[in-house]
RNA sequence: CUCUUAUCAAGAGCGGUGGAGGGACAAGGCCCUUAGAAACCGCGGCAACCUUCAAACUUAAAUGUUUUGAAAAAGGUGCUAAUUCCUGCAAGGCGUUUGCUUUGAAAGAUGAGAG
Numbered sequence: 001c002u003c004u005u006a007u008c009a010a011g012a013g014c015g016g017u018g019g020a021g022g023g024a025c026a027a028g029g030c031c032c033u034u035a036g037a038a039a040c041c042g043c044g045g046c047a048a049c050c051u052u053c054a055a056a057c058u059u060a061a062a063u064g065u066u067u068u069g070a071a072a073a074a075g076g077u078g079c080u081a082a083u084u085c086c087u088g089c090a091a092g093g094c095g096u097u098u099g100c101u102u103u104g105a106a107a108g109a110u111g112a113g114a115g
Base pairs, nucleotide, nucleotide: 001115002114003113004112005111006110007109008108013043014042015041016040017039021032022031023030027087028086029085044080045079046078049076050075051071052070053069054068055067056066057064084107089104090103091102092101093100094099
C1' cells in the first nucleotide's frame, strides 16, 4: 500500500516543550484556538477490538469462522471538544422557497485477519 471483515449517537484531561494554526477531503456551514492551535513528551483516564473467564450451541472431540454474559489484573492497539462536528452522492417523505427530515452509498478512522 491492497484485499476481507466488524464497529463508528456512548465514554474519557491535566502538566511540560512549542508558538499559529486546527477540526482527513474541492466547496459551503458551524466551531475550537494568543485565556495558547498543530506537533512532541510525561502522567492520568476511557473503552472493551485483540485478550481473560464462564455458560450455551456445534462436534467423534473442542484447541471451534457461532452466541450470550462477566472482568480490566497483565499484555498489544486505539481513543481522550462537538454523531466520523454537519452538508457533499443517490433515493424517499413533509413543506413550498430553497427549508426540514429518513434511509442507503461513497470516503474516512480504528481493530482483527490475509497478501
Annotation
This is a predicted structure of a 115-nucleotide RNA (SAM riboswitch aptamer (S box leader)) from Oceanobacillus salinisoli. The coordinates come from a structure-prediction model, not an experiment, and the mean pLDDT is 81. Lineage of the source: Bacteria > Bacillati > Caryophanales > Bacillaceae > Oceanobacillus. It was read from a public genome assembly, where an Rfam model found it.